The RNA shown here (c-di-AMP riboswitch aptamer (ydaO/yuaA leader)) has 145 nucleotides and comes from Streptomyces tardus. The sequence is in RNAcentral, with records from Rfam.
[in-house]
RNA sequence: UCACAAGCACCACCGACACACACAAGGGAACCGGGGAACCACCUACUUGGGGUGAAUCGGGCAGCUUCCAGGCGGAAGCCGCUCGUAGGAGACCUUCCUGCUCCGAACCCGUCAGCUAACCCGGUAGGCGAGAAGGAAGGAAAGG
Numbered sequence: 001u002c003a004c005a006a007g008c009a010c011c012a013c014c015g016a017c018a019c020a021c022a023c024a025a026g027g028g029a030a031c032c033g034g035g036g037a038a039c040c041a042c043c044u045a046c047u048u049g050g051g052g053u054g055a056a057u058c059g060g061g062c063a064g065c066u067u068c069c070a071g072g073c074g075g076a077a078g079c080c081g082c083u084c085g086u087a088g089g090a091g092a093c094c095u096u097c098c099u100g101c102u103c104c105g106a107a108c109c110c111g112u113c114a115g116c117u118a119a120c121c122c123g124g125u126a127g128g129c130g131a132g133a134a135g136g137a138a139g140g141a142a143a144g145g
Stems, first nucleotide, its partner, number of pairs: 011130001013128002019028001021026001030125006040115001049113001050110004058085005064079006088104004093140007
């Protein structure tokens, strides 16, 4: 000096995930999501169930397991793993647009039932992460005069 791993502190990022009170239980306010009339929409649907939170959906290739078909090679479906893309989402004051780069592209819930939706009702405020890169246009905010 470089690389890897771990810990602490700080500063950030995704997300509704944050604030203050209380010993705690818990309540308050705020934010987010769902259910739920009329009007409107849908016109008729069905089970090949359907729906919801979330950006996280849809495909290709390869390997494994299970089931079924075939019973010679093998084929189909489902699950799972790896990998390549992809709808989409995010990236240091905020919003919109253009160009470009990087990252993510998971997981879970309801239980045969949900269009929208005033009143009203119900629930949540967890976790994860350190890849990175910005330039331009417009409008704000802030600071300064």